Bacterial RNase P class A from Saccharicrinis carchari, 373 nucleotides, folded computationally. The source organism's lineage runs through Bacteria, Bacteroidota, Bacteroidia, Marinilabiliales and Saccharicrinis.
RNA sequence: AUAGCAAGUCAGUCUAUCGCCGCUUAAUUGAGGAGGAAAGUCCGGGCAAUACAGGGCGCCAUGCUUCCUAACGGGAAGAUACUCGUGAGGGUAUAGUAAUGCAACAGAAAACAACCGCCUAACUACGGUUCGGUAAGGGUGAAAAGGUGGGGUAAGAGCCCACCGGUACUUGUGGUAACACAGGUAGCCGUGCAACUAAUGGAUUGCAAGACCAAAUAUAUCACAAUUUCGGAAGAUACAGGGUGGUCCGCCUUGGUGCGAAAGCAAUUGUGAGGGGUAGGUUGCUUUAGCUUAUUAGCAAUAAUAAGCAUAGACAAAUGAUAGACCGCUCAUGUAUGAGUGACAGAACCCGGCUUAUCGACUUGCUAUUUUU
Numbered sequence: 001a002u003a004g005c006a007a008g009u010c011a012g013u014c015u016a017u018c019g020c021c022g023c024u025u026a027a028u029u030g031a032g033g034a035g036g037a038a039a040g041u042c043c044g045g046g047c048a049a050u051a052c053a054g055g056g057c058g059c060c061a062u063g064c065u066u067c068c069u070a071a072c073g074g075g076a077a078g079a080u081a082c083u084c085g086u087g088a089g090g091g092u093a094u095a096g097u098a099a100u101g102c103a104a105c106a107g108a109a110a111a112c113a114a115c116c117g118c119c120u121a122a123c124u125a126c127g128g129u130u131c132g133g134u135a136a137g138g139g140u141g142a143a144a145a146g147g148u149g150g151g152g153u154a155a156g157a158g159c160c161c162a163c164c165g166g167u168a169c170u171u172g173u174g175g176u177a178a179c180a181c182a183g184g185u186a187g188c189c190g191u192g193c194a195a196c197u198a199a200u201g202g203a204u205u206g207c208a209a210g211a212c213c214a215a216a217u218a219u220a221u222c223a224c225a226a227u228u229u230c231g232g233a234a235g236a237u238a239c240a241g242g243g244u245g246g247u248c249c250g251c252c253u254u255g256g257u258g259c260g261a262a263a264g265c266a267a268u269u270g271u272g273a274g275g276g277g278u279a280g281g282u283u284g285c286u287u288u289a290g291c292u293u294a295u296u297a298g299c300a301a302u303a304a305u306a307a308g309c310a311u312a313g314a315c316a317a318a319u320g321a322u323a324g325a326c327c328g329c330u331c332a333u334g335u336a337u338g339a340g341u342g343a344c345a346g347a348a349c350c351c352g353g354c355u356u357a358u359c360g361a362c363u364u365g366c367u368a369u370u371u372u373u
Stems, first nucleotide, its partner, number of pairs: 001369010012326007020033002023030001035344001039355002042353005047206004054249004059202004064078005079094006095197002100194004115138002117134003121130003146164006165189002167186008210283004221273007229236002239255006257266003288310001290309008327342006
């Protein structure tokens, strides 16, 4: 000097004129007014409503260790395996395999294996055939019963032995731990993926939630179904409906009635049709797990303490326009200047994350290459 990696900050600035909005004031009097993602609605909550248990089954989510947080599927630091990069660094994964299931095609067979091959016995037309044993050699395949060597065997095989690898248990050292390093014992010995299993957790709807006020009205009408049983009554009960976090049981709750000899009538509950009134206002609505600075602790995320600050609350929806100067970037150029341009994008109950979009500028640390001294 160039090219990268990681972390962070800013998001054009100032002046003038005019305009909009809420709060405040006698008064445009005063101080203010859209983000780092306001986006996506993917997670977690605060807050609100659904009256109250319990049990069975189901569905969904999470996944190494320690810490942070209100909580999270988030963050910080670390461990192991695999992987990308010369490197600084980046990415994926992480409970279990005891039971159950799957592994296309090829292959004899995907774990109760035997196609070729090898060995023993019998038969034979001497070409082979049949019974039995075998999993060392060959083939198929991503993967075929750990590897190498030796012994043994009819031929073979962890059948046995040595070494190596894996697994289980265990000792010492280091570490809070996940784990790492160095040993010991055991022939214990196929791999992978699961929608499978276990553990932990999980309600729904959401500010168009909810609360209050005002006004108006007709549930007029029609159709169908139910109104059982015991009891003097109270009450219980068949049945129908509603609620209880997905479903079932259970639990709670409403109706379960009157007249009539009867038919029926009325009433109540439920379902459906067909109509009527209102849809206006207030609130929720912004002081919050809030922000800034300093100190201490911590590798850090973050926590504690002290001081300071108040920073939109609109409701068919305000937060703008013009002019000048400066700043940033790009191009041209006579290095004086000229022209163009400034991204992604707009709050709606609030907060913490994640993901996505994006013109550029700056700061810090680290890596690689080249040149000079």